This is a predicted structure of an 81-nucleotide RNA (c-di-GMP-I riboswitch aptamer) from Gallionella sp. It matches the Rfam family "c-di-GMP-I riboswitch aptamer". Rfam's curators write: GEMM was predicted in a large-scale screen for bacterial structured RNA regulatory elements. It was read from a public genome assembly, where an Rfam model found it.
RNA sequence: UCAUCCACUUGGCAAACUUUCUGAAAGGAAAGGACGCAAAGUUACCGGCCUAAGGGGAACUAUGGUAGCGGGACUGCGGCA
Numbered sequence: 001u002c003a004u005c006c007a008c009u010u011g012g013c014a015a016a017c018u019u020u021c022u023g024a025a026a027g028g029a030a031a032g033g034a035c036g037c038a039a040a041g042u043u044a045c046c047g048g049c050c051u052a053a054g055g056g057g058a059a060c061u062a063u064g065g066u067a068g069c070g071g072g073a074c075u076g077c078g079g080c081a
Stems, first nucleotide, its partner, number of pairs: 005078001012037002017032006035068001041074003045071003048066003054061002
């Protein structure tokens, strides 16, 4: 230095729920709040899943989402084993 994460330390993030705003919805943002998380930091590249405004006679359908569904990519803290 790299991989890994059994320690240790500084800490970090924040599920559900409540309130407000926003969106057609899924969802998102802010405040409160902690279920948890060694990347629960960033990223929609791949797969999955959610929604269906618009399109379609219907079935259905993403250009909309989900990074706290999984993989990948980029970046980061601690250095005992």